[in-house]
Description
This is a predicted structure of a 253-nucleotide part of an RNA (large-subunit ribosomal RNA, domain VI) from a marine metagenome. The prediction has a mean pLDDT of 88.
Context: one part of a larger RNA
């Protein structure tokens, strides 16, 4: 842009893609078979490998500044307390998110037509013959079934509801996002919880500063499971989503 107005929701499935893997153990059974050694077909159960999908409850990783410790040096006049730089200075932990080494699940069952192969009936050819007419059984393979996409499937499909000449609806713009290169998609724009801030909580770190007390002091201790805190959860209009512009209906009703 189209699908001859617009919007929302639900769909059909032409067609396309994915998957469709494999082992061991136990029972049947030390049975059939075999002199013995050995050792099944079949049917059933369980546990795996590899591969794949989704997810982050658990176990871990990361988490460039969330917390703490600490070295050197410079600075805030000095003490104390802090800040900068040194690979994030180094070290110990770590929320969200993202992840695998983690968790859950999957390849099951079934139907149809067949291959090799095996049959039924049966003539040509009084017999025989699975074949000539006819009818069956039969595979990890084929077509379905399972999962995903899918009406630009231009034959552009279907269903339901609502709206429009008193402009339905769309878009720009702005606040954003478990969406994202841009775009797109999704949430919202005061009739508002969209983002920030603030409040409360969770979670992390691990007991702040100041002051008191004890000690000559380093330091310890009480206040104090304190203080601080990015993404998480809930709330709250304090701040920002202002005002508005543009496009928009024909051969339809």
């Nucleotide at each position: 842009u189209g699908u001859a107005g617009g919007a929302u929701a639900u769909u059909u499935g032409a067609g396309c893609g994915g998957a469709u893997u494999u082992g061991a153990u136990c029972c049947u059974a030390g049975u059939a078979c075999g002199a013995g050694a050995g050792g099944a077909u079949u049917g059933g159960a369980u546990c795996g490998g590899a591969c794949g999908a989704a997810c982050c409850u658990c176990u871990g990783g990361u988490g460039u500044u969330c917390c703490a410790g600490u070295u050197g040096u410079c600075c805030u006049g000095u003490c104390a307390a802090g800040g900068g730089c040194a690979u994030c200075g180094c070290u110990g932990g770590g929320u969200a998110g993202c992840u695998a080494c983690g968790u859950u699940c999957g390849g099951a069952a079934a139907g149809g037509a067949u291959a090799a192969a095996c049959g039924c009936u049966g003539a040509a050819a009084g017999c025989a013959u699975a074949u000539a007419a006819g009818c069956g059984u039969g595979a990890a393979g084929c077509c379905u079934c399972c999962c995903g996409c899918a009406a630009a499937a231009c034959u552009a499909g279907a269903u339901a509801u609502c709206c429009c000449a008193u402009g339905a609806g769309g878009u720009a713009c702005c606040u954003c996002g478990a969406a994202g290169a841009c775009u797109a998609c999704g949430a919202g724009g005061u009739u508002g919880a969209u983002a920030g801030g603030c409040c409360g909580g969770a979670a992390g770190u691990g007991u702040a500063a100041g002051u008191g007390c004890a000690g000559u002091g380093a330091u310890g201790u009480a206040u104090u499971c304190a203080g601080c805190u990015g993404a998480c959860c809930g709330g709250u209009a304090c701040u920002a989503a202002u005002u508005u512009g543009c496009c928009g209906a024909u051969u339809g009703g």
RNAcentral holds the full RNA, with entries from SILVA. Its Rfam family is "Bacterial large subunit ribosomal RNA".